[in-house]
Context: one part of a larger RNA
RNA sequence: GCCGGCGACUUAUAGGGUGUGGCUGGGUUAAGGAGAGUACUCCGGAGCCUCAGCGAAAGCGAGUCUGAAUAGGGCAUUUCAGGUCAUUCCCUAUGGACCCGAACCCGGGUGAUCUUACCAUGGCCAAGAUGAAGCUUGGGUAACACCAAGUGGAGGUCUGAACCGACCGAUGUUGAAAAAUCGGCGGAUGAGUUGUGGUAAGCGGAGAAAUUCCAAUCGAACUCGGAGCUAGCUGGAUCUCCCCGAAAUGCGUUGAGGCGCAGCGGUGACGACGAGCUGACUUGGGGUAAAGCACUGUUUCGAUACGGGCUGCGAAAGCGGUACCAAGUCGUGGCAAACUCAGAAUACAGGUCAUUGCUUUCCGUCAACCAGUGAGACAGUGGGGGAUAAGCUUCAUUGUCAAGAGGGAAACAGCCCAGACCACCAGCUAAGGCCCCAAAAUGGCCGCUAAGUGGAAAAGGAUGUGAGAAUGCUAAAACAACUAGGAGGUUUGCUUAGAAGCAGCAAAGCCUUUGAAGAAAGCGUAAUAGCUCACUAGUUUAGCGUUCUUGCGCCGACAAUGGCCGGGACUAAGCGGCCUGCCGAAGCUGUGGGAUCAAAAAUCGGUAGGGGAGCGUUCUGCUUCGGGUGAAGCUUACACGAAAGUGAUGGUGGACGAAGCGGAAGUGAGAAUGUCGGC
Numbered sequence: 001g002c003c004g005g006c007g008a009c010u011u012a013u014a015g016g017g018u019g020u021g022g023c024u025g026g027g028u029u030a031a032g033g034a035g036a037g038u039a040c041u042c043c044g045g046a047g048c049c050u051c052a053g054c055g056a057a058a059g060c061g062a063g064u065c066u067g068a069a070u071a072g073g074g075c076a077u078u079u080c081a082g083g084u085c086a087u088u089c090c091c092u093a094u095g096g097a098c099c100c101g102a103a104c105c106c107g108g109g110u111g112a113u114c115u116u117a118c119c120a121u122g123g124c125c126a127a128g129a130u131g132a133a134g135c136u137u138g139g140g141u142a143a144c145a146c147c148a149a150g151u152g153g154a155g156g157u158c159u160g161a162a163c164c165g166a167c168c169g170a171u172g173u174u175g176a177a178a179a180a181u182c183g184g185c186g187g188a189u190g191a192g193u194u195g196u197g198g199u200a201a202g203c204g205g206a207g208a209a210a211u212u213c214c215a216a217u218c219g220a221a222c223u224c225g226g227a228g229c230u231a232g233c234u235g236g237a238u239c240u241c242c243c244c245g246a247a248a249u250g251c252g253u254u255g256a257g258g259c260g261c262a263g264c265g266g267u268g269a270c271g272a273c274g275a276g277c278u279g280a281c282u283u284g285g286g287g288u289a290a291a292g293c294a295c296u297g298u299u300u301c302g303a304u305a306c307g308g309g310c311u312g313c314g315a316a317a318g319c320g321g322u323a324c325c326a327a328g329u330c331g332u333g334g335c336a337a338a339c340u341c342a343g344a345a346u347a348c349a350g351g352u353c354a355u356u357g358c359u360u361u362c363c364g365u366c367a368a369c370c371a372g373u374g375a376g377a378c379a380g381u382g383g384g385g386g387a388u389a390a391g392c393u394u395c396a397u398u399g400u401c402a403a404g405a406g407g408g409a410a411a412c413a414g415c416c417c418a419g420a421c422c423a424c425c426a427g428c429u430a431a432g433g434c435c436c437c438a439a440a441a442u443g444g445c446c447g448c449u450a451a452g453u454g455g456a457a458a459a460g461g462a463u464g465u466g467a468g469a470a471u472g473c474u475a476a477a478a479c480a481a482c483u484a485g486g487a488g489g490u491u492u493g494c495u496u497a498g499a500a501g502c503a504g505c506a507a508a509g510c511c512u513u514u515g516a517a518g519a520a521a522g523c524g525u526a527a528u529a530g531c532u533c534a535c536u537a538g539u540u541u542a543g544c545g546u547u548c549u550u551g552c553g554c555c556g557a558c559a560a561u562g563g564c565c566g567g568g569a570c571u572a573a574g575c576g577g578c579c580u581g582c583c584g585a586a587g588c589u590g591u592g593g594g595a596u597c598a599a600a601a602a603u604c605g606g607u608a609g610g611g612g613a614g615c616g617u618u619c620u621g622c623u624u625c626g627g628g629u630g631a632a633g634c635u636u637a638c639a640c641g642a643a644a645g646u647g648a649u650g651g652u653g654g655a656c657g658a659a660g661c662g663g664a665a666g667u668g669a670g671a672a673u674g675u676c677g678g679c
Stems, first nucleotide, its partner, number of pairs: 001679006011095007019087006026049003032043004053060002063075004098236002101233001105226006116200009125190001127159003130155001134151006163187003167184005202218001204214003211220001239614006249262005263373002265370003268366004274362001275359003278354007291340002296336004301331004307325002309322005376401010406417003421593004426589003432583003435568003441580001443579006454570001460555002464552010481539005487512003493505002518533001521532003594604003615668001617665010633652003638647003
C1' cells in the first nucleotide's frame, strides 16, 4: 500500500413539544401488598393535574386588585372546547452522553545488573627518558658553608603500548551498529583504571555543576490506580429518494477561531387579502452631489485705514515724514469631512390611477417546536485608512461565488450571458462569434491605418498621414532654384600697437548714387583682404507659407529558460461607421415521461440546516410457505424498479430458509497518521 472483519448520536430519570391510543366532568395511581412466578392481573386514592379567578398578602370570589369611591383602569369570567394517563418521535437538563486523541495533577508500589557518588575487599599499568632530596669520595674552610665527580631513584615529570578517554576528518544515515568503523588524537604512578559485594529512591537521590545521571525514558523515573480526567481544539461519523433552504450581520461577553439574545432558514397552526413588480401622477421630510461665501475658518491683489515700528523738529504738549507692519471697512479672485444664504438627481415613507394593470400566496402573527450561521471572497458604485500603492484594509450599497452546473472570456470560484426534474441524432435565440485548427460571411457599402500598429506603457519629441477651421503672400509673378548686383562719403567717432561693417565703449544710426545695398545678420584676418546674408533686378513658373482643432499611426520602449494575437497565419482575417444573413447554452420552444398538487395553473440547482417517504440487515411474535427431485452462502447470463434494491438461469455448495402483518435494535463503511488479520 491493497484486500477482508470490526469501528461513532446510545441508555436511565425528569421536563417541554408533537402524533397516536384509553377514559372523560373527570383522568391517574406511588410506595407497598396479594395471586401467579422472567411476564401479567388484582388490591392500594396517599398524592398529582384539571373543573376559577384576582391580589404581595390577609383575603374575597364570577369576580378581584387599586382606590375615599357605587368612578375609571388592570387581570379574569361570558364562545369556539378542553382535561388527564400511557406511549412514538424531536429537543433540553443530569450522568463518559456521537467516537477516537492529550500534555498534566494526585495516591500506592517497583527500580542504583545502565549510570552518579560513597563503603568494603581484590586485580592491573610493556619499554624507554629525565635524574630532586639524601649518601659516598675528592677538593675546600679555623670549623661550617661551598665546588666537582660518583651513587641514589623523587615527580597529579617526559616519550610511548596494554588500559581509560573522545579533539579532527571521512564513511555510515531504511547503518554491520537506536552513537559504530577507519585514519590521525589526549591521559597513561594517578584527583589513575578495573572485578566482586554493598549503601543512597522520585515533594527524592547522586552530581570536579552540564538541568547532568537515576535500566536506549528525566525541568522531576517507571508501573498500576483515581480515569472513559478534562479538551470553547484537530480528525472521523456508514443505505436511498422527495420538498424547502440559509448565514458569515447588530448588541453583550476575562469576548474576539467560543457563547447568549436578535436577524436570516425549516415545520405547524391561525389570520386575512395582503405582498412584490411595471408605467404615470401626487404628498412629504431632508441638507448629500454640484454650487456658494450670507455665518465659522482659511486665502490673492488693490483702495482706505485704527494701532504700531523707524525717523525730523520741539523743553513738553504736540506737529510732520515714511518705498515698514497692519486691525477694521470696501472692491477683486479662490478653498473647506467636522462651513452653508440657497440646493438637486436618486433613495426612503404615504396615497391615487392603469378594463379587475401584471405576478402570485411569495404576506402577517405566534411566550409554538427544530435549527444552522455569527472566519466570508471578489466585482461595480460612494467614502475612510494607505502613497487618490496592494489579489491591502475598513464601512455603505448592488451583484455573483460561497451553496450554481451550462455557453463566452485560449486556460481562469467572484467578470459577461444564463439559473440544470428526466429523455430526444428536432427548432429559435443570449453573450460571444462566422479564413483554417473550429459550428457559422474569405458577406455588402463608405472611410482610416503601413506601424504586424492591431497583438502591453508615460512625460516629452517629430515637414508620418487623413479631415476641418482661420489667416498672410500671389499672374502688377508669390515660395523654391539659377544668373547678376550688394556701392560711395567712410578705415563714422572714441578706444587701441592695430580696431578698416563684424574685440570693446558712448552717441548717432546719418547723407549720397540708386532697380537695390544695414555705419551691417553670420563665417573669416594680427589688422586689411576674402566668402555669404538682409535688400534689388532678371530667368522660370502656379500655387506657396503660418496658426489652431481633430482621426489613425511613429519614436520614447532596457532583465535575467524561448514566449504580450490561443496557434497557423492575416495588409485584412486590423480600426471606425452603416446593413443583411448565419452559428451559438442544460436559456426559450417542440415531442414524450416523472414528482408536488383535489383539478388547473405553477413549480422541481443547492452547502449548513429543517421536514417527508421508503429500501435493506440481525433477533423475535402471529399467519402462510419452500427445502437431499438440493436450503443458506459463493459465483454468473439475464430481467424489473425513480433509487436504496428485487427476481432469476447455469455452476458450486450440502442443511436449513423465505414472504406478509407487527415488535425490538450491538442496523448499512471509503476515509478517523482508525483497529485486528492476511498478502
Molecule: large-subunit ribosomal RNA, domain II
Organism: Trochiscia hystrix